[in-house]
Context: one part of a larger RNA
RNA sequence: CUGGGCGUAAAGGGCGCGUAGGCGGCCAGGUAAGUCAGACGUGAAAUCCCCGGGCUCAACCCGGGAACUGCGUCCGAUACUGCUUGGCUUGAGUACAGGAGAGGGAAGUGGAAUUCCCAGUGUAGCGGUGAAAUGCGCAUAUAUUGGGAGGAACACCAGUGGCGAAGGCGGCUUCCUGGACUGAUACUGACGCUGAGGCGCGAAAGCGUGGGGAGCGAACGGGAUUAGAUACCCCGGUAGUCCACGCCGUAAACGAUGGGUACUAGGUGUAGGGGGCAUCGACCCCCCCUGUGCCGUAGCUAACGCAUUAAGUACCCCGCCUGGGGAGUACGGCCGCAAGGCUGAAACUC
Repeated sequence: CUGGGCGUAAAGGGCGCGUAGGCGGCCAGGUAAGUCAGACGUGAAAUCCCCGGGCUCAACCCGGGAACUGCGUCCGAUACUGCUUGGCUUGAGUACAGGAGAGGGAAGUGGAAUUCCCAGUGUAGCGGUGAAAUGCGCAUAUAUUGGGAGGAACACCAGUGGCGAAGGCGGCUUCCUGGACUGAUACUGACGCUGAGGCGCGAAAGCGUGGGGAGCGAACGGGAUUAGAUACCCCGGUAGUCCACGCCGUAAACGAUGGGUACUAGGUGUAGGGGGCAUCGACCCCCCCUGUGCCGUAGCUAACGCAUUAAGUACCCCGCCUGGGGAGUACGGCCGCAAGGCUGAAACUC
C1' cells in the first nucleotide's frame, strides 16, 4: 500500500458534543492547481524484454532495437475536482402558533404497607418447612384496636404505551430547564455529513468524608439437608442498599446490528400531531407527517433469519477483526485513594 469482512462464526467504540482531517446541493462567470492532449528536454551505462551474432551448446559475452510506465519546460483543452466571484432554495437552520411525554434538576407534599415504641382487649402459643429445628413467647408474644416514631418504595392507572444520545426515567404539586413532533407563512442562504485526538455523560457493585438506617441483605453466626454441604431451605445479621459532596468508568453498557443521505411491493396494530367527507357535536371512515410493534414480496443471507425501523440497492465518514490456547496475562506508559481501569505483547503449544 492492499483484499475480504464485523446480528449469531474473530470483529460496531457504552453514549453524546465537537477539533483537525475526509466527504459535500443547484445555476453562471473567472482561473487552470488536479485531470487530459501535443511538442521538446531529460530519464548514464549495465540489468530486464525482442532480434541478430561469438565461445562445439549453455551460462557468459558482443551489436542493434524496444523499454525505462518518471520528472521538467512550453503551447493547448475545460467535462469533472479544486480555488475564486456572483446568484439560487430543495439540504441545514431561525422566527411564529400549537398539542403530547416516567426527559433532566430542585423544593414541598400524600396514602397503603413493613418494622419499632406506648396503651387497650385477650391467652398460650407464634413462627417456619418437604418435614423439622434453631428463633420469638407467661418479664404476656402471635392475633386485634387506638396513638406515636422512622426509613424506603410508589399498588391500581400500566399498555411489544410514552420520553431520553446512551446509561436510564413511574404517587402528587410548584419552580427552573433540555429535546422531539405537527401546522402555516416569513427569513438566513450550503451555514451540511462524519469525526482521529480531546471534552463531557455513563447501570450495578466498589472507594473517601459526613449523615441516615424501616425493609431487604454479601460477609458472618446458628438450625436443617447431606456421605460431606464452606450451598440450595429456615432463624438471625454487619457492610451495603438511602441522602449530600467527591472518586471509580466497568457490563450479556444487547437490537450482541456505528452515524448520515437517497432509493426499493404490500398487509395489520399502536402513540403524538394535522387534514378531509359527513355531522349540532362526539363516535366512525379515509388521507398526510413523525414514532413504535407484528406479518410478509423482491432482494440479501452459510443457515437462522432480515425485509421502508434492512441484515435490500448505493454513496460519504469513523471504529473494529485477521486460527485456538498462552491472555485481556506480562512488561512499559497513562489514569485511580484503593479496588482496579485503559493501552497491550512474546516465548511456548495445538

A computed fold for a 350-nucleotide part of an RNA from a metagenome, annotated as small-subunit ribosomal RNA, central domain.